[in-house]
A computed fold for a 109-nucleotide RNA from Fictibacillus macauensis ZFHKF-1, annotated as SAM riboswitch aptamer (S box leader). The coordinates come from a structure-prediction model, not an experiment, and the mean pLDDT is 84. RNAcentral holds the sequence, with entries from Rfam and Ribocentre. RNAcentral records the identical sequence in 2 taxa. Of the family's consensus pairs, 100% are formed in the model. The source organism's lineage runs through Bacteria, Bacillati, Bacilli, Caryophanales and Fictibacillus macauensis.
RNA sequence: CACUUAUCACGAGUGGUGGAGGGACUGGCCCGAUGAAACCCGGCAACCGUUAAGCUUUUGCUUAAAAUGGUGCCAAUUCCUGCAAAGCAAUGUCUUUGGGAGAUGAGUU
Numbered sequence: 001c002a003c004u005u006a007u008c009a010c011g012a013g014u015g016g017u018g019g020a021g022g023g024a025c026u027g028g029c030c031c032g033a034u035g036a037a038a039c040c041c042g043g044c045a046a047c048c049g050u051u052a053a054g055c056u057u058u059u060g061c062u063u064a065a066a067a068u069g070g071u072g073c074c075a076a077u078u079c080c081u082g083c084a085a086a087g088c089a090a091u092g093u094c095u096u097u098g099g100g101a102g103a104u105g106a107g108u109u
Base pairs, nucleotide, nucleotide: 002108003107004106005105006104007103008102013041015040016039017038021031022030023029025082027080028079042074043073044072045071047070048069050065051064052063053062054061055060078101083098084097085096086095087094088092
């Protein structure tokens, strides 16, 4: 890189360094010298791992707890959107659903 799978409407600083970009991409629309990205500190979460209980009897599944460890994250629903279907008294840059794309965890080759 690729494949499988779960989740993605909650949550997270008035700190320091830094110095102009950032929000994956398209088209929008936003954030940013009242300080972007990045790094440090801090924090949030509970995916893996840990503990306990129950069900199972291959050792897995479910629930709960804690937050040392591995991770991830800390504007806006994954900011909206992209493709398709359906719906509507409303025909609308409308609503809903499903895909696609993406992000993260775990596993596999």